[in-house]
Context: one part of a larger RNA
RNA sequence: CUUGUAGCUAGACGGAAAGACCCCGUGCACUUUUACUAUAAGCAUAUAUUGUAAAAAGUUUAAUUUUGUGUAGAAUAGGUGGGAGCUGUUUGAAAUCUUUACGCAAGUAAAUUAUUUAGGCAACUUUGAAAUACCACCCUUUUUUAAAUUGUUUACUCACUCUAUUUAGAGGACAGUUUAUGCCGGGUAGUUUAGCUGGGGCGGCUGCCUCCUAAAAAGUAACGGAGGCGUACAAAGGUAAACUCAAAUAAUUUUCAUUAUUUUAGAGCGUAAUGGUAUAUGUUUGCCUGACUGUGAGAUUGAUAAAUCGAACAGAGAUGAAAAUCGGUCAUAGUGAUCCGGUGGUUCUUCGUGGAAAGACCAUCGCUCAACAAAUAAAAAGUACGCCGGGGAUAACAGGCUGAUGCCUCUCUAGAGCUCUUAUCGACAGGGGCGUUUGGCACCUCGAUGUCGGCUCAUCACAUCCUGAAGCUGAAGAAGGUUUCAAGGGUUCGGCUGUUCGCCGAGUAAAGUGGUACGCGAGCUGGGUUUAGAACGUCGUGAGACAGUUUGGUCCCUAUCUACUACAAG
Numbered sequence: 001c002u003u004g005u006a007g008c009u010a011g012a013c014g015g016a017a018a019g020a021c022c023c024c025g026u027g028c029a030c031u032u033u034u035a036c037u038a039u040a041a042g043c044a045u046a047u048a049u050u051g052u053a054a055a056a057a058g059u060u061u062a063a064u065u066u067u068g069u070g071u072a073g074a075a076u077a078g079g080u081g082g083g084a085g086c087u088g089u090u091u092g093a094a095a096u097c098u099u100u101a102c103g104c105a106a107g108u109a110a111a112u113u114a115u116u117u118a119g120g121c122a123a124c125u126u127u128g129a130a131a132u133a134c135c136a137c138c139c140u141u142u143u144u145u146a147a148a149u150u151g152u153u154u155a156c157u158c159a160c161u162c163u164a165u166u167u168a169g170a171g172g173a174c175a176g177u178u179u180a181u182g183c184c185g186g187g188u189a190g191u192u193u194a195g196c197u198g199g200g201g202c203g204g205c206u207g208c209c210u211c212c213u214a215a216a217a218a219g220u221a222a223c224g225g226a227g228g229c230g231u232a233c234a235a236a237g238g239u240a241a242a243c244u245c246a247a248a249u250a251a252u253u254u255u256c257a258u259u260a261u262u263u264u265a266g267a268g269c270g271u272a273a274u275g276g277u278a279u280a281u282g283u284u285u286g287c288c289u290g291a292c293u294g295u296g297a298g299a300u301u302g303a304u305a306a307a308u309c310g311a312a313c314a315g316a317g318a319u320g321a322a323a324a325u326c327g328g329u330c331a332u333a334g335u336g337a338u339c340c341g342g343u344g345g346u347u348c349u350u351c352g353u354g355g356a357a358a359g360a361c362c363a364u365c366g367c368u369c370a371a372c373a374a375a376u377a378a379a380a381a382g383u384a385c386g387c388c389g390g391g392g393a394u395a396a397c398a399g400g401c402u403g404a405u406g407c408c409u410c411u412c413u414a415g416a417g418c419u420c421u422u423a424u425c426g427a428c429a430g431g432g433g434c435g436u437u438u439g440g441c442a443c444c445u446c447g448a449u450g451u452c453g454g455c456u457c458a459u460c461a462c463a464u465c466c467u468g469a470a471g472c473u474g475a476a477g478a479a480g481g482u483u484u485c486a487a488g489g490g491u492u493c494g495g496c497u498g499u500u501c502g503c504c505g506a507g508u509a510a511a512g513u514g515g516u517a518c519g520c521g522a523g524c525u526g527g528g529u530u531u532a533g534a535a536c537g538u539c540g541u542g543a544g545a546c547a548g549u550u551u552g553g554u555c556c557c558u559a560u561c562u563a564c565u566a567c568a569a570g
Stems, first nucleotide, its partner, number of pairs: 001570007010562003014557002022391004027387002029383004035191005042183005048177002051156005057150007068139001069106001078138005085121003095115002098111005160171004194206003203223001207229006230372001231270001232329002237288007245266001246263007268277002271334001273332003292315004298309004304373001317326003340366007348359002398445001399443001400441003404438001406434006415425002452527001453525003457519001458516005465490003468485006492506005533551004537546003
C1' cells in the first nucleotide's frame, strides 16, 4: 500500500415525515362577540275558530234646546243675506216676589205661583260690522231624544279545554291552535373581517395639486425631501377708460402722512408652491351679466375610460366712438364611473282600442363609494386543538456579504505625572486590523441544515493566565508596572441558579482569551426555551393573549461510502 474481519460515529448539508415555527392563499375548519345578515324559541297586538245578555261611558248623524263680553258704545253685538216693521189686550205685554242653569259677577236665559192690567221692541249717537224687531242658512258651546257604532266591565252557556263518581263536575268565549305584523333573539346558521410593507404585526399611508430628486425634450422609483386641496367670489365675473406697486435714504412732520432721489419689480394677483405678469394678468371708476343657447375644423395627454386647449359658424346679447373683446376667474388643486332612485320639462313609444302606468330624450339632484377605476344596500375577532396548498419569492438558528456597533492596534501630543509628552496614564482628532458582540442585507437551505446549558471527547489560533528569554522603569533589594520574543507543557474543587455569565467559599505557579454550524444530541442528557392539561397576575365584553409567572409533559435510526481505531493475510 491492497484486501478482509471487528469496531467507532466526525462527514456524506446522512435516513425517516411535500416544516408543525414564519409568511402567502380574495384556502378550510371550529370557537367568540355590543361584526353583518338570517332564523328557531319567547313576548305583544290583530284575525279565524267565536256565541248570548246587561250596565255605564265615548264617537258620528238627525231633530230639539242653548251659548258667543277686545276698545268705543244705552250694553255680554258669533257670521252672511233679506228686511221697515214685529208682537200683545182672557190664547195676557211689561214689571215685582220665589226657584233653577250659565257666568267674564256686570248680567243672560228658563220655569211656577201670586199681584197689577196695556203696552213692549225696532231706524236715531257711538261702530270695521246694527239689531234675538222679524225670517232664512251656517260656525262655536250646551241639554234632551232616536239610530248606528266603538271599546270597557259584569254575567250566562252552546263552541272549545280539562277531570273522570259519565243524565256529571270545573273552566269558558278565555285558553289552545291558524294567519299577519312588530319586539327580542350567538340558542342556531351562512359569511365577511383590504392592500402597500427592506419578513409579518404595531405605527404610517392609499385620491388630487406644486417644487426638488429627474441625469438641459416628454416621462421616471423609494415607508426619499418640502408643502397644499376636498374651496372661494354676484364680484374677486364681462367690457371701456384711467392709474402704478414695494423697499431704502433724505427733508417736513410727535406718529400717520407728504415731497424728492435710487432700484424692472425687490409688490400685487382670495388660497400652497412653481411658472407668468408693469403696454398689465395688478389698482380704481362707469355701464353691464358672455358665470350665454346650438355646434365645432384641428390639436395635446392617456393602455382604456377620460381629461385639456380651441379658431370658426348660427342665434340672441354686454361694453366700447370704433377696431374689437366677452362661452367665468393669471395658469396649474377644490373631486367620484356605472347601476338604482327623485324632481322639472319635451311635436317620442303606449303590449286589442282610448287613456293611464311605465319607458325614452333634455336638464338637474342623492355617495369622507377618502382603501378616492368605486367587489355587497348590508360585515368584527380568536385558534397553543388546529388543517390543507405553497414559499428559502419571506422571518426565527446556523452559514455567507458588510463592518455602523464591538474588540485590538497605530499616528498626533493638549494634558496628568513636583520639573519632564511618551516609567506610567493620555483628552480632542485621524489611520488601520479582526470577524468573538449588538446589528444591517435576505444570498444556499421551509419535498426539515434539531435550538440554550451541562456531560464526554477534543483540535486549532495567539491579541500569553502560569512556567521560559529579554528591553525600559518614576527598577536600591524583595515585590511590581509596561513592552518585546515565545504556543513545549499546564491552566482546580465546591455552594446558589436551567443557566452561559455572575456572586460566594476553599485553594493554586496559573485558575488565559477566542475559533471550530455560539465544536460535539445517526455520542449522552433534556433542567430552560417552544405544542397539547391546569392555575395565578394583568389585558380583553368574549373566544383568548402575555421575551410575565408556576406545575406536568414520548429525544427514533440494525452504518452502505469517506474518515478513524485494532487485528489478520498478501